[in-house]
RNA sequence: CUCCUUCACAGCCACACCAUGGGUAACCAUGGGCCGGAAAGCCACGGGUCCGAAACGAGUGUGCGGACAGCCGGGCUGCCUGA
Numbered sequence: 001c002u003c004c005u006u007c008a009c010a011g012c013c014a015c016a017c018c019a020u021g022g023g024u025a026a027c028c029a030u031g032g033g034c035c036g037g038a039a040a041g042c043c044a045c046g047g048g049u050c051c052g053a054a055a056c057g058a059g060u061g062u063g064c065g066g067a068c069a070g071c072c073g074g075g076c077u078g079c080c081u082g083a
Base pairs, nucleotide, nucleotide: 005083006082012037013036017032018031019030020029021028022027035070041076042075043074045073046072047071048068049067050066051065052064055062056061
């Protein structure tokens, strides 16, 4: 220095839910909250799940547009320290 694992120390994030605001919605932001997390830091590249005002369609819907990184994979970056 790199990789794997994780004893400890000091810390970090924040599920559900609630309030306010944004959005047609999924969902997002802020504050509270704290289920959990060793990358629960960042990225929509692949898969998957979810939403749909408008467009198309006789119709179940379709294309298209959007959301989710705490669904999985992948990429980038990173703290502490005993082994």
Molecule: c-di-GMP-I riboswitch aptamer
Organism: Deltaproteobacteria bacterium